A computed fold for a 76-nucleotide RNA from a Nitrososphaeria archaeon, annotated as transfer RNA. RNAcentral holds the sequence, with entries from ENA. Rfam family: tRNA. By type it is a transfer RNA. NCBI's taxonomy places the organism under Archaea, Thermoproteati, Nitrososphaerota, Nitrososphaeria. Model confidence (mean pLDDT): 81 of 100.
RNA sequence: GGGGCCGUAGUCUAGCCUGGUCUAGGACACGCGGCUUGGGCCCGCGAGGUCCCCGGUUCAAAUCCGGGCGGCCCCA
Numbered sequence: 001g002g003g004g005c006c007g008u009a010g011u012c013u014a015g016c017c018u019g020g021u022c023u024a025g026g027a028c029a030c031g032c033g034g035c036u037u038g039g040g041c042c043c044g045c046g047a048g049g050u051c052c053c054c055g056g057u058u059c060a061a062a063u064c065c066g067g068g069c070g071g072c073c074c075c076a
Base pairs, nucleotide, nucleotide: 001075002074003073004072005071006070007069010028011027012026013025020059030046031045032044033043034042052068053067054066055065056064
């Protein structure tokens, strides 16, 4: 220098290809409550997100398009 894949909550991850259905869903962690003599397990509830950034298309973008940034891998 060229190519491929990836970036969503504290961590991991689904959704993306095929735009819209409720407010981006789940697990772990965290907080509160229940249970327990107490704790753990278990059950219920809750908080937590500029969907990496900027721009474009569209009535509507996490999703499509362009350009950046970052990570991993391959080729040279």